[in-house]
Context: one part of a larger RNA
RNA sequence: GAGUGAACGCUAGCGGUGCGCCUAACACAUGCAAGUCGAGCGCUACUUCGGUAGAGCGGCGAACGGCUGAGUAACACGUUGGAACCUACCCCAGACUCAGGGAUAACCCCUCGAAAGAGGGAUUAAUACCGGAUAGUCUCGUAAGAGUAAAGCUUUUGCGGUCUGGGAGGGGCCUGCGGCCUAUCAGGUAGUUGGUAAGGUAAUGGCUUACCAAGCCUAUGACGGGUAGCUGGUCUGAGAGGACGACCAGCCAGAAUGGGACUGAGACACGGCCCAUACUCCUACGGGAGGCAGCAGUGAGGAAUAUUCCGCAAUGGGGGAAACCCUGACGGAGCGACACCGCGUGGAUGAUGAAGCCCUUCUUGGGUGUAAAAUCCUGUCCUGAGGGACGAAAAUUUUGACGGUACCUCAGAAGAAAGCACCGGCUAAUUCCGUGCCAGCAGCCGCGGUAAGACGGAAGGUGCAAGCGUUACUC
Numbered sequence: 001g002a003g004u005g006a007a008c009g010c011u012a013g014c015g016g017u018g019c020g021c022c023u024a025a026c027a028c029a030u031g032c033a034a035g036u037c038g039a040g041c042g043c044u045a046c047u048u049c050g051g052u053a054g055a056g057c058g059g060c061g062a063a064c065g066g067c068u069g070a071g072u073a074a075c076a077c078g079u080u081g082g083a084a085c086c087u088a089c090c091c092c093a094g095a096c097u098c099a100g101g102g103a104u105a106a107c108c109c110c111u112c113g114a115a116a117g118a119g120g121g122a123u124u125a126a127u128a129c130c131g132g133a134u135a136g137u138c139u140c141g142u143a144a145g146a147g148u149a150a151a152g153c154u155u156u157u158g159c160g161g162u163c164u165g166g167g168a169g170g171g172g173c174c175u176g177c178g179g180c181c182u183a184u185c186a187g188g189u190a191g192u193u194g195g196u197a198a199g200g201u202a203a204u205g206g207c208u209u210a211c212c213a214a215g216c217c218u219a220u221g222a223c224g225g226g227u228a229g230c231u232g233g234u235c236u237g238a239g240a241g242g243a244c245g246a247c248c249a250g251c252c253a254g255a256a257u258g259g260g261a262c263u264g265a266g267a268c269a270c271g272g273c274c275c276a277u278a279c280u281c282c283u284a285c286g287g288g289a290g291g292c293a294g295c296a297g298u299g300a301g302g303a304a305u306a307u308u309c310c311g312c313a314a315u316g317g318g319g320g321a322a323a324c325c326c327u328g329a330c331g332g333a334g335c336g337a338c339a340c341c342g343c344g345u346g347g348a349u350g351a352u353g354a355a356g357c358c359c360u361u362c363u364u365g366g367g368u369g370u371a372a373a374a375u376c377c378u379g380u381c382c383u384g385a386g387g388g389a390c391g392a393a394a395a396u397u398u399u400g401a402c403g404g405u406a407c408c409u410c411a412g413a414a415g416a417a418a419g420c421a422c423c424g425g426c427u428a429a430u431u432c433c434g435u436g437c438c439a440g441c442a443g444c445c446g447c448g449g450u451a452a453g454a455c456g457g458a459a460g461g462u463g464c465a466a467g468c469g470u471u472a473c474u475c
Stems, first nucleotide, its partner, number of pairs: 001475004006471005013343006019336002021301001026299003030296003035060003040057002043054004067254003077178003081174002085171003090167008098132001100130002108121005138147003152159002180226003187217003192214008229251004233244004256277005279290004307333001309332003315329001316327004346377004356368004382412006391402001419464005424445003430459005440447002
């Protein structure tokens, strides 16, 4: 000098665009953040007889989106190559969609319980479930052969269902190379290293097991310890490099702590389940309920970080044939000079130059100073009034939270809008008074003991300016 997710002190007019718990991955009151489909199904209530509402069965979604960075030094990430894999919805192509069966929730009855909820009986439907048929393409098998599927709704040029092949996008796995500190860590390792066989997985593989062999890694730093999410990038620097990884984007990991599986195309699942632990709450003491590192908000910690706001109008997502519903994603508004950018706090004329104050060689001396006053002008901003969007589409109409906002016109009034630090050298800017090694200053050198340009005040000056300084950190 530049920079910051900054904080603190003094000060403060406006707008735009960004950013805003870096600390306790501490604990959380309350509300909301994932639903939707009646064109899959039966039932109940109401009905204007068109339907509407409700819980339940069923389907799809809830594995996305959102948050955080605790853990992780690892194929976690970045980049390169690879083979033994999976993929719901979507796209393309081919084939099929036949004939049946038995249940069960809801509803009704009964029982237990404070509650959460649970049990029994009877009954009913389906795109729920089950067996049968068909099977070239699928799987197994050398072959013969064996095995495996489907679902209907609607009346429309419709939506679906099953099998097979391909695609797109997504994902799992392996691998060369790359990126922290420490030797005051020197040896580490028994599923350890390899083989055979089997199991397991969507799939390769000590992934797992049995048997066999004795290997494997290591000063090119194994093993241990410390620290840390990684990257695109960001800051700085002429560069090389150094430091960092907030916001935005990609990947990974986590969801009170630890463990586990279920469902499913996909999870070992933040707002699912089970177990254990700690904590909190309810209880009729028998037993139950909970998980903000989602959006707001509260307490605590801290130098320090915001509203329990509006809207689904736009973009995007889920469901639905659609109308539409849901969406604290998102779009906006609010708060904060936290940062950057822009604008203003007036302009012109105006004295050998008012007053006041300061300095002085104390006098018709100098400074503040065209500064003020005064006259003329302008209206950014501000106030009032009138008008008033774009964002909304393929458009004929319907749809705007923001918002009567931005913007435009008219009127009024210089009116409401300047501070902060510094002035010994480094370093731009100096005098007077007070103080007297005191009180104090200080980034370094150093000032202060009676004329202090260095302390405190004043006048003047210098620098930046809605900011200016200080502190912390990085180059």